[in-house]
Context: one part of a larger RNA
Molecule: small-subunit ribosomal RNA, central domain
Organism: metagenome
RNA sequence: UUGGGCCUAAAGCGUCCGUAGCCUGUUUGGUAAAUCUUUUGUGAAACUAUUGGGCUUAACCUAAUAACGUGCAGAAGACACUACCAGACUAGGAACCGGGAGAGGUCAGAAGUAUGCGAAGGGGAGCGGUAAAAUGCUAUAAUCCUUUGUAGACUACCUGUGGCGAAGGCGUCUGACCAGAACGGAUUCGACGGUGAGGGACGAAAGCUAGGGGAGCGAUCCGGAUUAGAUACCCGAGUAGUCCUAGCUGUAAACUCUGCGAGCAAGGUGUUGCGUAUUCUACGUGAAUGCGCAGUGUCGAUGAGAAGUCGUUUAGCUCGCCGCCUGGGAAGUACGGUCGCAAGACUGAAACUU
Numbered sequence: 001u002u003g004g005g006c007c008u009a010a011a012g013c014g015u016c017c018g019u020a021g022c023c024u025g026u027u028u029g030g031u032a033a034a035u036c037u038u039u040u041g042u043g044a045a046a047c048u049a050u051u052g053g054g055c056u057u058a059a060c061c062u063a064a065u066a067a068c069g070u071g072c073a074g075a076a077g078a079c080a081c082u083a084c085c086a087g088a089c090u091a092g093g094a095a096c097c098g099g100g101a102g103a104g105g106u107c108a109g110a111a112g113u114a115u116g117c118g119a120a121g122g123g124g125a126g127c128g129g130u131a132a133a134a135u136g137c138u139a140u141a142a143u144c145c146u147u148u149g150u151a152g153a154c155u156a157c158c159u160g161u162g163g164c165g166a167a168g169g170c171g172u173c174u175g176a177c178c179a180g181a182a183c184g185g186a187u188u189c190g191a192c193g194g195u196g197a198g199g200g201a202c203g204a205a206a207g208c209u210a211g212g213g214g215a216g217c218g219a220u221c222c223g224g225a226u227u228a229g230a231u232a233c234c235c236g237a238g239u240a241g242u243c244c245u246a247g248c249u250g251u252a253a254a255c256u257c258u259g260c261g262a263g264c265a266a267g268g269u270g271u272u273g274c275g276u277a278u279u280c281u282a283c284g285u286g287a288a289u290g291c292g293c294a295g296u297g298u299c300g301a302u303g304a305g306a307a308g309u310c311g312u313u314u315a316g317c318u319c320g321c322c323g324c325c326u327g328g329g330a331a332g333u334a335c336g337g338u339c340g341c342a343a344g345a346c347u348g349a350a351a352c353u354u
Base pairs, nucleotide, nucleotide: 004325005324006323007308008307012322014202015201016200017199021195022194023193025089026088027087028086029085030084031083033082035078036077037076038075039074040073041072042071048066049065050064051063052062053061054060092192093189094188095187096185097184098183104178105177106176107175108174109173110172111155112154115151116150117149118148119147120146121145122144126137127136163170164169207248208247209246210245211244212243216242217241222236223235224234259321260320261319262318263317264316267299268298269297270296271295272294273293274292275291276290277289278288279287280286303310304309327354328353329352336347337346338345339344
């Protein structure tokens, strides 16, 4: 418990696609479902009000009238909005064309330095490690230098509050295939749109299943130190894992702690992409300056806010749709259900306590 809220107090689903539903551009004509107006019928009595009447009065009883019953059904009319039917439009949306931008995705091939290991040669006592040491390696010749081979992982510099992607995320080069966005257009369709309960797809790391691979790093484990202790921090080893293929899992501070779409509301200054005008030019896919659109930062007026702050990329002013919140703990627990090989995930209380 609402005419309230959701960056930080409780609260935006991790992200997108999309079914039902809800909402929906401009304009003409029609219908009159809805809406509105008038009217007819009905809408029990009691109760209530007024004026009478009856009990000696009153309470009480009773008659008439009014009111109530806010509804339902019928009839006549109005047509702005909503709805429906028919037609038209182009500002939303989609398609097409053009030349550019991009770590967007998938697959294949190639390269690069470093590291480890193997071989050969040189060399001959230490190396390594730390605050200091020790464990460790080393006369079966280490560390170090040179040459060569091999293996796996990674992609320095460029690198940028730079770019791309719905999010997770994406970074050597080349090719093939696939997808998206921006800009420009005297092109086409003509509202085809927005959101989205259920549903579906994607979804870091870790983890799981099967098969490979295993250089470096490295949970667990084992040593050495430190310490009162040291199940740690430091050091030496090192298994799973990290990598690949095919599946599963479905969670993260999955964060901008800020759902998506649309319109409106001062500016200043960077930067990225496209277009355009002028100037320069080594004439090129060049440079500078201004303007337009789109993205991405920063500062900031009005405004908003409890403040911090936000501020055309809004947390401003409005509209549409969805999700979510309702003191702390118990508890993201129990029970039940669905999913999963498991780990567990999703859904999700109460007693009690304060």